This is a predicted structure of a 472-nucleotide part of an RNA (small-subunit ribosomal RNA, 3' major domain) from a metagenome. The coordinates come from a structure-prediction model, not an experiment, and the mean pLDDT is 83. The RNAcentral record of the full RNA draws on SILVA. Its Rfam family is "Bacterial small subunit ribosomal RNA".
Context: one part of a larger RNA
RNA sequence: UGACGGGGACCCGCACAAGCGGUGGAUGAAGUGGUUUAAUUCGAUGCAACGCGAAAAACCUUACCUACCCUUGACAUGCCAGGAACUUACCAGAGAUGGUUUGGUGCUCGAAAGAGAACCUGGACACAGGUGCUGCAUGGCCGUCGUCAGCUCGUGUCGUGAGAUGUUGGGUUAAGUCCCGCAACGAGCGCAACCCUUAUCAUUAGUUGCUACGCAAGGGCACUCUAAUGAGACUGCCGGUGACAAACCGGAGGAAGGCGGGGAUGACGUCAGGUCAUCAUGGCCCUUAUGGGUAGGGCUACACACGUCAUACAAUGGCCGGUACAGAGGGCUGCCAACCCGCGAGGGGGAGCUAAUCUCAGAAAACCGGUCGUAGUCCGGAUCGCAGUCUGCAACUCGACUGCGUGAAGUCGGAAUCGCUAGUAAUCGCGGAUCAGCUUGCCGCGGUGAAUACGUUCCCGGGUCUUGUACA
Numbered sequence: 001u002g003a004c005g006g007g008g009a010c011c012c013g014c015a016c017a018a019g020c021g022g023u024g025g026a027u028g029a030a031g032u033g034g035u036u037u038a039a040u041u042c043g044a045u046g047c048a049a050c051g052c053g054a055a056a057a058a059c060c061u062u063a064c065c066u067a068c069c070c071u072u073g074a075c076a077u078g079c080c081a082g083g084a085a086c087u088u089a090c091c092a093g094a095g096a097u098g099g100u101u102u103g104g105u106g107c108u109c110g111a112a113a114g115a116g117a118a119c120c121u122g123g124a125c126a127c128a129g130g131u132g133c134u135g136c137a138u139g140g141c142c143g144u145c146g147u148c149a150g151c152u153c154g155u156g157u158c159g160u161g162a163g164a165u166g167u168u169g170g171g172u173u174a175a176g177u178c179c180c181g182c183a184a185c186g187a188g189c190g191c192a193a194c195c196c197u198u199a200u201c202a203u204u205a206g207u208u209g210c211u212a213c214g215c216a217a218g219g220g221c222a223c224u225c226u227a228a229u230g231a232g233a234c235u236g237c238c239g240g241u242g243a244c245a246a247a248c249c250g251g252a253g254g255a256a257g258g259c260g261g262g263g264a265u266g267a268c269g270u271c272a273g274g275u276c277a278u279c280a281u282g283g284c285c286c287u288u289a290u291g292g293g294u295a296g297g298g299c300u301a302c303a304c305a306c307g308u309c310a311u312a313c314a315a316u317g318g319c320c321g322g323u324a325c326a327g328a329g330g331g332c333u334g335c336c337a338a339c340c341c342g343c344g345a346g347g348g349g350g351a352g353c354u355a356a357u358c359u360c361a362g363a364a365a366a367c368c369g370g371u372c373g374u375a376g377u378c379c380g381g382a383u384c385g386c387a388g389u390c391u392g393c394a395a396c397u398c399g400a401c402u403g404c405g406u407g408a409a410g411u412c413g414g415a416a417u418c419g420c421u422a423g424u425a426a427u428c429g430c431g432g433a434u435c436a437g438c439u440u441g442c443c444g445c446g447g448u449g450a451a452u453a454c455g456u457u458c459c460c461g462g463g464u465c466u467u468g469u470a471c472a
Stems, first nucleotide, its partner, number of pairs: 001472002003469003007466007015456002019420005026311004031306003034302002042053002064297007073127001077126002079123005086103001089100004107116003129286002132284003138280002140275003143271001145269001150189006156165003169180003195263004200231007209221003213218001234257001237251005313413001317372006329360003334353002339348003379410001384405007426448007
């Protein structure tokens, strides 16, 4: 100087407390461990691995296993020889592949011969190739402490020196934020602001949007809205407290008030944190194989254990009928209307739309009426049987959905433990990426919409000062 303390002082955070809803019990989903397996590819492992890489494992993906094949190779550059490229059909085979066969002669230069470019085949060698190892050799990127308020420098001063000072102190703040003081005076990276979005208004612009006019065509741009530019909030004003400061408390006006709400933004560094399997890359290793191709299988196994979720156990509910209101997105090998068929998944159909025009697209909870009457039930839906639909070469291993039947566990969950302070929690549906098909996950969107916070003694994490130390 740090680090640490079941030392002290002060302060903060859904850290506790006060509340609301969960997890831990059930069934299922997906992830992991373990076990099994020919293989169940690999990585991630306290917080900070475990609905994680994976924003889509039937084939492909795919890296794994088995079998069958190839060896200048699926891919790149260079050399030689031949042929345009390409294409039709057949046979063997699981296919890769092997064998046979039909048509076909192009482009540039040149009078022609021929040469060249691209592509294909064969050959020899330099080489290719490796999701093989090392993230403890690395770059890049990312997580984490933590959006915590810190981390430093120049000059000066003090100290033999390591270092100190500044950065400590008195107040204050979300903040090393600001004020005052001070052997310090300044400065940098962080904080804040500048950026995006949301809340109000004005101006400009009105089609596909809107409608004070009209039956419509049309008219209009007031309103809604769209999207560009501005205004607006700054402790600016008033009162009080304070040290005549910074600031804090209350008030006015205002759409909004003291950082208005949300986002992006992550200092010096820590964890030899994670990633050699995104990519790049040193070293090492393989080179008729640890490279390459194909078919089938596996990644989907299942006594069990754990973390994360979905659905429930019901009456604030289930079912039936009626009826209302979003936002944000997507759409050309795409979204697919009306209408018809089917109980339905869906099929037919073909209008419109490269979209403020058409379409996905009926939002659901809510509301109104009816029924059920506390029952393993008109709760719950696992499982299984049968019959189907769709995607796709192909749904056996191993897809999603529909109809009928079947109707399991489950009556609110031990110890323990998680999230959340407001348009939040809870609850309800909708959309998107990936994608042929497939979601309870993820990323977004809106609808309905709470309770509680006395307080900082305690638990956890963090910051500043100080103290002890046999630690560095």